Transfer RNA from a Clostridia bacterium, 73 nucleotides, folded computationally. It matches the Rfam family "tRNA". Rfam's curators write: Transfer RNA (tRNA) molecules are approximately 80 nucleotides in length. It is annotated as a transfer RNA. The coordinates come from a structure-prediction model, not an experiment, and the mean pLDDT is 81. The organism belongs to Clostridia, within Bacteria.

[in-house]
RNA sequence: GCUGGUAUGGCUCAGCAGGUAGAGCAGUUCACUCGUAAUGAACAGGUCAUCGGUUCGAAUCCGAUUACCAGCU
Repeated sequence: GCUGGUAUGGCUCAGCAGGUAGAGCAGUUCACUCGUAAUGAACAGGUCAUCGGUUCGAAUCCGAUUACCAGCU
C1' cells in the first nucleotide's frame, strides 16, 4: 500500500431482506430474611464509531474518514 472483518447502554452481545433499539450481567429502589447472599418486582441508563448521501422514514442501504483485528504484498 491492497483486501476482508468488527465498532450498538458501565461490560458481554442480539437486532442486517429499512418502520423510530433489546437481552444477560452490573447499577438504584422495593419485597422477602434476624442479617447477608440468593430470589422476585419495578426503575434508570444507548441520538447505534464520525461525517455526508439515498428515502416519507436508516443501527440496517451507499460513499468517505477514524480505531482495532486478520490476511496479502